Source information
Transfer RNA from a bacterium, 72 nucleotides, folded computationally. The prediction has a mean pLDDT of 81. The same sequence occurs in records of 2 taxa. RNAcentral holds the sequence, with entries from ENA. Rfam family: tRNA.

[in-house]
RNA sequence: GUCCUUAUAGCUCAACGGAUAGAGCGCGGCCCUGCGGAGGCCGAGAUUGAGGUUCGAUUCCUCAUAGGGACG
Numbered sequence: 001g002u003c004c005u006u007a008u009a010g011c012u013c014a015a016c017g018g019a020u021a022g023a024g025c026g027c028g029g030c031c032c033u034g035c036g037g038a039g040g041c042c043g044a045g046a047u048u049g050a051g052g053u054u055c056g057a058u059u060c061c062u063c064a065u066a067g068g069g070a071c072g
Stems, first nucleotide, its partner, number of pairs: 001071007010025004018055001027043005048064005
């Protein structure tokens, strides 16, 4: 330099172009309990950035940024 790939919650991961973007762990509150770090209920919390296509984009396209890889 060329090409491929990944980027979603504090962490690890889901999500046919369409419904309130879900789950586990973690965190907060309440309940339960002799006490609990165990159990139950509730809650907060995220789409890397900028454009484009579309009635509608986490998803498709372009560029950029960052991580990983192949070739030279």